Annotation:
c-di-GMP-I riboswitch aptamer from a Desulfobacteraceae bacterium, 80 nucleotides, folded computationally. The coordinates come from a structure-prediction model, not an experiment, and the mean pLDDT is 86. Rfam family: c-di-GMP-I riboswitch aptamer. Rfam describes the family as follows. GEMM was predicted in a large-scale screen for bacterial structured RNA regulatory elements. Genes associated with GEMM are involved in a diverse array of functions, including chemotaxis regulation, signal transduction, secretion and chitin.
RNA sequence: GUUUGUAAAGGGCAAACCGGCCGCAAGGCAGGGACGCAAAGCCUCCGGUCCGAUUUUUUUCGGAUAGCGGGGUUGCCGAA
Numbered sequence: 001g002u003u004u005g006u007a008a009a010g011g012g013c014a015a016a017c018c019g020g021c022c023g024c025a026a027g028g029c030a031g032g033g034a035c036g037c038a039a040a041g042c043c044u045c046c047g048g049u050c051c052g053a054u055u056u057u058u059u060u061c062g063g064a065u066a067g068c069g070g071g072g073u074u075g076c077c078g079a080a
Base pairs, nucleotide, nucleotide: 002080003079004078005077012037013036017032018031020029021028022027035067041073042072043071045070046069047068048065049064050063051062052061053060
């Protein structure tokens, strides 16, 4: 450097749910909590899904989701 996550070590993140705050909503933030995760780190570029507005009824615009998939980018430990 390439491929890889079967075993190991030290760690990391944190679904549902609960109450608090924010948001019209989807949903978000911090706490508790662990279903899971080798990028469940980061980025909405593409597709999907969801919400709001609009509308000539499916168009347009805005938003959410990175834990829906693809893509981009950075990276720990180990193995070959």